[in-house]
Small-subunit ribosomal RNA, central domain from an uncultured marine cyanobacterium, 349 nucleotides, folded computationally.
Context: one part of a larger RNA
């Protein structure tokens, strides 16, 4: 370099947007850059190989041919490419509707919970396998009323709905992103991937200001234990909550990139459109876009997958090449710091 792979064996970037670069949809014309033919020059001689003669054979010797190239000149025009018209099946664009925990800001409830203060009331409460540590006659717990406050939103709730992922649920209201359905008006190839590069980005942590109800790392203290730096209790600090600015990593999982095409059915179920069904709506019928089972054909080492493929094919990109050493070191870029991101080797087996 050609050959294989990437759900589970080593591999799919945690998602996007998007630049160079790859690669592109119907037609007619031109053109000849890549294509392909011819001819001409070159491509030193020797080696090398092919074919064939000489010497008895063989080394050897000659002679051909190859040197698969480049160069110029002439010529095909199907296919790519360029150049000019055109077209609508691909992709915007517009109208008309549809659904929805999509997103950001600000308002509001009511359940539960803690705590504070008054009432009532009296000795326990609370915990647990069973206890104890704590709370409690300085009136707990139990109730009842007002009051403050954080932080989550029961039922509805659904193999439901929406997002590029991460995630996103109580109620109004303002802003605002994106999907589908029909219409076939409207541009005309405007497209797909996508190296760098750009943003987003779970929870932990980090800076500064609040905010602190419940929960709770660390940390106390009581058990259990041969010991308990644990599971189990009483306790509690950071943190968890806002803002604003960092980290940039997860089993960031459907462990399955992203886009198009094509290949038997069946049954739920959401969101539409439509109809020959209806009085009207259910049911039925057909089709679109999701989102689950089951399964032919094919796939696969099996488990499985299977029009939401892991099947057939197509375009681009990203990755992987025994195990450990190691996702280390050492370096460079980032970072406030934690670390992070690119990435070895000796050396063992």
């Nucleotide at each position: 370099u050609u050959g294989g792979g990437c759900a589970u064996a080593a591999a799919g970037c945690g998602c996007g947007c998007g630049u160079a670069g790859g690669c592109g949809g119907u037609u007619u014309u031109u053109u000849a850059a890549g294509u392909c033919a011819a001819a001409u020059g070159u491509g030193a001689a020797a080696u090398g190989c092919u074919u064939c003669a000489g010497c008895u054979u063989a080394a050897c010797u000659g002679a051909u041919g190859c040197c698969u190239g480049c160069a110029u000149u002439u010529g095909a025009a199907a296919c790519u490419g360029a150049a000019a018209a055109a077209c609508u099946a691909g992709a915007a664009a517009u109208a008309a509707g549809u659904a929805g925990a999509g997103g950001a800001a600000a308002g509001c409830g009511g359940a539960a919970c803690u705590c504070a203060u008054g009432g009532u009331g009296u000795a326990g409460c609370g915990g647990u396998g069973a206890a104890a540590u704590g709370c409690g006659u300085a009136g707990a717990u139990a109730u009842c009323a007002u009051g403050a406050g954080g932080a989550a939103c029961a039922c509805c709730a659904g193999u439901u709905g929406c997002g590029a992922a991460g995630g996103c649920g109580g109620c109004u209201u303002u802003c605002u992103g994106g999907a589908c359905u029909u219409a076939a008006u409207c541009u005309g190839a405007c497209g797909c991937u996508g190296a760098g590069g750009u943003g987003c980005g779970a929870a932990a942590g980090c800076g500064u200001g609040g905010g602190g109800a419940g929960c709770g790392a660390a940390c106390g203290g009581g058990a259990u234990u041969a010991g308990a730096u644990a599971c189990c209790c009483c306790g509690g600090u950071a943190g968890u909550c806002c803002a604003c600015g960092c980290c940039g990593u997860a089993a960031a999982c459907u462990u399955u990139g992203u886009u198009c095409a094509c290949u038997a059915g069946g049954u739920g179920u959401u969101g539409g459109a439509g109809g020959u069904a209806u009085c009207g709506a259910c049911c039925c019928c057909u089709u679109c876009a999701g989102u689950g089972c089951c399964a032919a054909a094919g796939a696969u080492a099996a488990u499985u997958c299977g029009u939401u493929a892991a099947g057939u094919g197509a375009a681009c990109c990203g990755c992987c090449u025994g195990a450990g050493a190691a996702g280390u070191a050492c370096a460079a870029c980032c970072g406030c710091a934690a670390g992070g991101u690119u990435a070895a080797a000796a050396c063992u087996c």
The RNAcentral record of the full RNA draws on ENA and SILVA. The coordinates come from a structure-prediction model, not an experiment, and the mean pLDDT is 87.